[in-house]
Context: one part of a larger RNA
RNA sequence: UCAUGGCUAAGGAACUCGGCAAAAUAGCUCUGUAACUUCGGGAGAAGGAGCGCCUCUGGCAACAGAGGCCGCAGUGAAUAGGCCCAAGCGACUGUUUAGCAAAAACACAGGACUCUGCGAAAUCGUAAGAUGAAGUAUAGGGUCUGACACCUGCCCGGUGCUGGAAGGUUAAGGGGGGGCGUGCAAGCGCUGAACCGAAGCCCCAGUAAACGGCGGCCGUAACUAUAACGGUCCUAAGGUAGCGAAAUUCCUUGUCGGGUAAGUUCCGACCUGCACGAAUGGUGUAACGACUUGGACACUGUCUCGACCAUGACCUCG
Numbered sequence: 001u002c003a004u005g006g007c008u009a010a011g012g013a014a015c016u017c018g019g020c021a022a023a024a025u026a027g028c029u030c031u032g033u034a035a036c037u038u039c040g041g042g043a044g045a046a047g048g049a050g051c052g053c054c055u056c057u058g059g060c061a062a063c064a065g066a067g068g069c070c071g072c073a074g075u076g077a078a079u080a081g082g083c084c085c086a087a088g089c090g091a092c093u094g095u096u097u098a099g100c101a102a103a104a105a106c107a108c109a110g111g112a113c114u115c116u117g118c119g120a121a122a123u124c125g126u127a128a129g130a131u132g133a134a135g136u137a138u139a140g141g142g143u144c145u146g147a148c149a150c151c152u153g154c155c156c157g158g159u160g161c162u163g164g165a166a167g168g169u170u171a172a173g174g175g176g177g178g179g180c181g182u183g184c185a186a187g188c189g190c191u192g193a194a195c196c197g198a199a200g201c202c203c204c205a206g207u208a209a210a211c212g213g214c215g216g217c218c219g220u221a222a223c224u225a226u227a228a229c230g231g232u233c234c235u236a237a238g239g240u241a242g243c244g245a246a247a248u249u250c251c252u253u254g255u256c257g258g259g260u261a262a263g264u265u266c267c268g269a270c271c272u273g274c275a276c277g278a279a280u281g282g283u284g285u286a287a288c289g290a291c292u293u294g295g296a297c298a299c300u301g302u303c304u305c306g307a308c309c310a311u312g313a314c315c316u317c318g
Stems, first nucleotide, its partner, number of pairs: 001313006008306001010304002014302001019299001027051005036041001038147001052069007070074001082297001084295005089289002094106002110145007122131003148284004153214003158211002160207005167202003173196002178191005215233005242276001243273001254270005
């Protein structure tokens, strides 16, 4: 000096990205227990009291009651939750990057769309064959969403998918008018116009819990401001409900309120949404979380600011 333990006046998070680490809490009995809630929970909420030994009484006993005794200390050592408030995300228990990520990612029950009538669709295989399934649409496959509550608006122009006895285009093939070569000719050979020819594409419809999309400018009310209102251009249609400086807000530390002596974070509002928005789901939500964020109590060597002790190591001497 370092490592691992222990103790520390006064203060008590002033440390720090952040209470990281440490401290504190802890067992059993009794008491008591809020908001909220899906009425199950929340809950061991929080908070408070007791616990040893001796004598007596009751009791089989555990134990309970009464009286007394000792210590600084009675779950006398060891083992044994810190707790609360608020917000975000994900409903939950689960799963994951074997060896830097455990999460808000994946999964999930539930919801929806779609395909599939059975030698099913789908998948593996050249095939035979196999899985699906010794199942049969309350089944099986694919895709999206993700408990629950309230909901899920408008657009089918583009792309996709589905349907469409017409029409256009379109291959091989069929068809052979006509032309050419050769030959005296019959013929042989070459070329080949109309016309008939599928799916596909064009075309016509449907379909958004399919991929996706969801405007601009100008004016207007008897203070001002604003614009329910009007005009105009464009579009397939111009963003509805709800939410909103948000895990989304650039300007931005927006503005106001709360919390602090002081708050780029946090909470509640406002709405000027650079660039939220409805199963690429929207908004809430009890319970849950080694998740993330802000605040309080308790507690402490995290710190003011260090000091000391023990053990081990480095180092020096031997």
The prediction has a mean pLDDT of 89.
Predicted 3D model of a 318-nucleotide part of an RNA (large-subunit ribosomal RNA, domain IV) from a Sphingobacteriia bacterium.
Its Rfam family is "Bacterial large subunit ribosomal RNA". Gene Ontology terms of the family: structural constituent of ribosome and ribosome.